Predicted 3D model of a 74-nucleotide RNA (transfer RNA) from a Candidatus Nanohaloarchaea archaeon. Taxonomically the source falls in Candidatus Nanohaloarchaea (Archaea, Methanobacteriati, Methanobacteriota). The RNAcentral record of the sequence draws on ENA. Rfam family: tRNA.
RNA sequence: GGCCGAUUAGCUCAGCCUGGGAGAGCGCUGCACUGAAGAUGCAGUUGUCCUCGGUUCAAAUCCGAGAUCGGCCA
Repeated sequence: GGCCGAUUAGCUCAGCCUGGGAGAGCGCUGCACUGAAGAUGCAGUUGUCCUCGGUUCAAAUCCGAGAUCGGCCA
């Protein structure tokens, strides 16, 4: 220098192909239960979807540029 992959909740990730409601598990908080805790049950909790720009009535999703991390080639 070229190519590929990843970036979404506190953590691990799905959703992107095929544009329209932002989600799951774990965690955390409160309550019940218990001598206490764990487990379990109920209720609750969380987002600049990496950044900027473009297309569109509408973008996590499509297009362009950039950033960070990882890998391959030279």